[in-house]
């Protein structure tokens, strides 16, 4: 000066799926909690291959699986992209 892989922070940007489902309570309502049953998959968590190793067994990714959480109107949340900022960094 600059910033490709990496890592954290912001954000009046973008962001999907699946039943406003049934019943009982609570509650002026909005809503909320609890059971059933059906689905979803992008918060998080688990799990495996190739390859590696000290080869008994360990290590090892995901947008795949799994669905334990969490979700199935709307708000909220949301991987991951953008854009800012900082760390790291020096491929250039």
């Nucleotide at each position: 000066g600059a910033u490709a892989a990496c890592c954290g922070c912001g954000u009046u940007g973008g962001g999907a799926g699946a039943a406003u489902c049934c019943g009982a309570u609570c509650c002026c309502u909005c809503g909320a909690u609890c059971g059933g049953u059906g689905c979803c998959g992008a918060a998080g968590g688990a799990g495996c291959a190739a390859c590696c190793g000290c080869c008994c067994c360990g290590g090892a990714a995901a947008a795949c699986u799994c669905u334990c959480a969490g979700g199935c109107a709307a708000a909220a949340g949301g991987a991951c992209c953008g854009c800012g900022c900082g760390g790291g960094u020096c491929a250039g």

Glycine riboswitch aptamer from Maritimibacter dapengensis, 92 nucleotides, folded computationally. Its Rfam family is "Glycine riboswitch aptamer". The family is grouped with related families in Rfam's "Glycine riboswitch clan". The sequence was found by an Rfam model in a public genome assembly. The source organism's lineage runs through Bacteria, Pseudomonadota, Rhodobacterales, Roseobacteraceae and Maritimibacter.